[in-house]
Context: one part of a larger RNA
């Protein structure tokens, strides 16, 4: 090099965009660069291969052929790929118009519930926690209750096995902004496409830097228990933080542990948005289509569990990743970072 894999055995990049490269729909043409076929120069000898001869055989040597699978030069051919393209098409891609669901995303406002805290009534011993206590709190009036005010932060029924989003991830209420899906027409463009090595952009949490903000929870840290011990696991406290702006950081069981994109391969059901038709109307409810979320399954698949039109089947394109366990996502280098730490990523040993 040819093979062989990635749902759980090693191994699918977190996730999008998108240069370069790869790959690339129908149909006429023309050209021949890839292909093919003749034909031609060269591919030095020896070697190896074949046939013939020389040493008595051989070994070795002569002759002659035969390869030498390559490169250049001409001629011919057009199905295929390529190419000027040269023309044309609509089913792939996009557009356009008319509907349509949504916790998609940004900013602004606004509301209740429920917590704490402040202020005042009312009451007066006691509360509060637990397996039980303790520590706390509370006659300076806790706790309970009732008003009325202050402040953060999260939005309970609805909520759904449901919607939406490329992933992260989005759920109180209204309004402004704004992106993407689907149906329906089949009007328009005419292959614009698919993938993407670097590259950009996005990315939960924690965690950093500067203003703010802090109600509840709450790492650290205090005390109280429990224990032999208890740097825990209960209880009372409580700082970072959570929360808001800008700035980084870039990781995760970032999960569907399944790339992305096409096409093709029984079929039940059930959920969500829609179109069509049929029932005299109709709530509806039936049949037919579309996409999208699930469950169940034929056939194939599979070590088995499963998967099965949302495939892990049956092909195709493109990229990523795997190659025995430990060492080790570590060391050294580089690179980024404000640090803390990302990425990239080995040997030695060693079983």
């Nucleotide at each position: 090099c040819u093979g062989g894999g990635c749902u759980u055995a090693a191994a699918g990049g977190g996730c999008a965009c998108g240069c370069a490269g790869g790959c690339g729909g129908c149909c006429c043409g023309u050209c021949a660069a890839g292909c093919a076929u003749c034909u031609u120069g060269u591919g030095a000898a020896a070697u190896c291969c074949c046939u013939c001869g020389g040493c008595u055989c051989a070994a070795c040597c002569g002759a002659g052929g035969a390869a030498u699978u390559g490169c250049g030069g001409g001629g011919u051919g057009a199905a295929c790929u390529g190419a000027c393209u040269g023309g044309g098409c609509u089913u792939g891609a996009g557009g356009c118009a008319g509907g349509u669901a949504g916790g998609g995303g940004c900013g602004a406002g606004u509301g209740g519930a429920a917590c704490u805290c402040u202020u005042g009534g009312u009451g007066g011993a006691g509360c509060g926690g637990u397996g039980g206590a303790a520590u706390g709190c509370g006659u300076a009036g806790a706790u309970a209750u009732c008003a009325a005010g202050a402040g953060g932060a999260a939005c309970g029924c609805c909520g759904g096995a449901g919607g939406c989003g490329a992933a992260g991830g989005c759920g109180a209420c209204u309004c402004g902004c704004u992106g993407g899906g689907c149906c329906u027409g089949u009007c328009c463009u005419g292959a614009c496409g698919c993938u993407g090595a670097g590259g950009u952009g996005c990315g939960a949490a924690a965690g950093c830097c500067a203003g703010g903000g802090g109600a509840g929870c709450g790492a650290a840290c205090g005390g109280g228990a429990u224990u032999a011990g208890a740097u825990a696991c209960c209880c009372c406290g409580g700082u970072a933080g959570u929360c808001c702006u800008g700035g980084c950081c870039c990781u995760a069981a970032a999960c569907g542990a399944u790339g992305u994109c096409c096409a093709c391969u029984a079929g039940g059901u059930c959920g969500u948005a829609g179109u069509a038709c049929u029932u005299c109307u109709g709530a509806c409810a039936g049949u037919a289509u579309u996409a999208c979320g699930g469950c169940c399954g034929a056939a194939a698949c599979a070590a088995a569990a499963g998967c099965g039109u949302u495939a892990a089947g049956u092909g195709g394109a493109c990229c990523g990743c795997c190659g025995g366990g430990g060492g080790a996502g570590u060391a050294c280098g580089g690179u980024c970072g404000c640090a803390a730490g990302g990425c990239u990523a080995a040997a030695a040993c060693u079983c």

Model confidence (mean pLDDT): 88 of 100.
Predicted 3D model of a 351-nucleotide part of an RNA (small-subunit ribosomal RNA, central domain) from a metagenome.